RNA sequence: GCCGCUUUAGCUCAGUUGGUAGAGCACUCGCCUUGUAAGCGAGCGGUCGUCCGUUCGAUUCGGACAAGCGGCACCA
Numbered sequence: 001g002c003c004g005c006u007u008u009a010g011c012u013c014a015g016u017u018g019g020u021a022g023a024g025c026a027c028u029c030g031c032c033u034u035g036u037a038a039g040c041g042a043g044c045g046g047u048c049g050u051c052c053g054u055u056c057g058a059u060u061c062g063g064a065c066a067a068g069c070g071g072c073a074c075c076a
Stems, first nucleotide, its partner, number of pairs: 001072007010025004019056001027043005049065005
């Protein structure tokens, strides 16, 4: 330098043939227990990487950029 994949909650990941998003763990509260853990219930938590475009409407489609991962190439 070229190609591909990934980017969604604090972490690991789903998701939608376009109609304003979920799980598990973590955290908080309650129940249970002599107490802790475990278990059960509830709650909290997101400008879906950034910008632009298409559209009545974009997490989803298109483009650019950024970051990460992998492959290929170059290397006097």
A computed fold for a 76-nucleotide RNA from Lysobacter antibioticus, annotated as transfer RNA. The sequence is in RNAcentral, with records from ENA and MGnify. Lineage of the source: Bacteria > Gammaproteobacteria > Lysobacterales > Lysobacteraceae > Lysobacter. Its mean pLDDT, the model's own confidence on a scale to 100, is 82. RNAcentral records the identical sequence in 25 taxa.